Source information:
Predicted 3D model of a 344-nucleotide part of an RNA (small-subunit ribosomal RNA, central domain) from Wenyingzhuangia aestuarii. Taxonomically the source falls in Wenyingzhuangia (Bacteria, Pseudomonadati, Bacteroidota, Flavobacteriales). Its mean pLDDT, the model's own confidence on a scale to 100, is 88.
Context: one part of a larger RNA
């Protein structure tokens, strides 16, 4: 509960694929099924409503009329919507040329740090702090050379860069996949949109199995601070950070703004493409500002939160509570759907 609304007040699904379904481009013709228009039948009485009436009024009877918006029969009407049939290129694809990017997977590699180990040199402290000790060091540390190992991240570039459907994605090079975008033409011809239910990806942390294990680091130990410190700070240091294979399924999954077309002044940055090659025009994205307008204001403004159409999701005081029961899902943590009483 509606002619109402989802950036921040309660509200946009974490994201994208797609089934039913809803919606949906120009002309042509046929149908006439929605639709409209006549006429016929029927819509019981009671009720409602209008006028008369009858109990002294009223309620309340009567009684005539309307009305009963509905359906179902026939006879037309054809603009619209469907349907059938035929066509067309502007949506949409394809293909051709050029391109572009940390986009994916999969193996190779490369240099800096760090840490370990050997070994030389060398001698008394190093390390950490606000100050300090707890640790390390004559059994030779920390410096400092060599030389070996190993694990993980990838300095500079580097940017309101770019690229991805999001989550994400950065050394270098190779294979293999997959998107984009710009051009001028060829082709298909409406094949589009959106998406319930469903799949199919989805940071971190977590979980199982087997490895890895250099830094860092939950928990835990120890030193300090403090009335106390179950903490900040400081020596240590285990899961775990990491690889493979399989679960989990959730994040302030954020732009707190679903998706899709179209229409609606400009200014000035950039990144990819085209024309011009001096100004600068144009497409596709990506910033910053600003006209109208929107808005409760912050702001928003062609990447609108503005004018409009379509299809999904969602909300309806606060607290109970994202709790309980149930159900699915999971190897668990735990997700997912999701209430009431009560209470202000």
């Nucleotide at each position: 509960u509606u002619g109402g609304g989802u950036u921040u007040a309660a509200a946009g699904g974490g994201u994208u694929c797609g089934u039913a379904g809803g919606c949906g481009g120009g002309c042509u013709a046929a149908u006439c099924a929605g639709u409209c228009a006549g006429a016929g039948g029927u819509g019981a009485a009671a009720u409602c409503c209008a006028g008369c009436a009858g109990c002294u009024u009223a309620a309340c009877u009567g009684u005539u009329g309307a009305a009963c918006u509905g359906c179902c029969u026939u006879u037309g009407a054809u603009a619209c919507u469907g349907u059938u049939a035929g066509u067309c290129u502007u949506g949409a694809g394809u293909c051709a040329u050029a391109u572009u990017g940390a986009a994916g997977u999969g193996g190779a590699u490369a240099g800096a740090a760090u840490a370990u180990g050997u070994a030389g040199u060398g001698u008394a402290g190093c390390g950490g702090u606000g100050a300090a000790a707890u640790g390390c060091a004559u059994a030779g540390a920390g410096a400092u050379u060599a030389c070996a190992u190993a694990g993980a991240a990838u300095a500079c570039c580097g940017a309101u860069u770019g690229c991805g459907a999001a989550g994400g994605c950065a050394g270098u090079c190779c294979a293999c996949u997959a998107a984009g975008u710009a051009u001028c033409g060829a082709c298909u011809g409406a094949c589009g949109c959106u998406g319930a239910u469903g799949a199919a990806c989805g940071a971190a942390a977590g979980c199982g199995u087997g490895g890895g294990g250099a830094g860092c680091g939950a928990a835990c130990g120890g030193g300090a601070u403090u009335a106390g410190a179950u903490a900040c700070c400081c020596c240590g240091g285990u899961a775990g950070u990491c690889c493979a294979c399989g679960c989990c399924g959730u994040a302030a999954a954020c732009g707190a703004u679903g998706g899709a077309c179209a229409c609606u002044a400009g200014u000035u940055g950039u990144u990819g493409g085209g024309c011009a090659u001096u100004a600068g025009c144009u497409c596709a994205g990506u910033g910053a500002c600003u006209a109208a307008g929107c808005g409760a204001a912050a702001g928003u403004g062609a990447u609108a939160a503005g004018u409009g159409u379509c299809c999904c999701a969602c909300c309806u005081g606060g607290g109970g509570a994202g709790u309980a029961c149930g159900g699915u899902c999971g190897c668990a943590a735990g997700a997912u759907u999701g209430a009431a009483a009560c209470u202000c």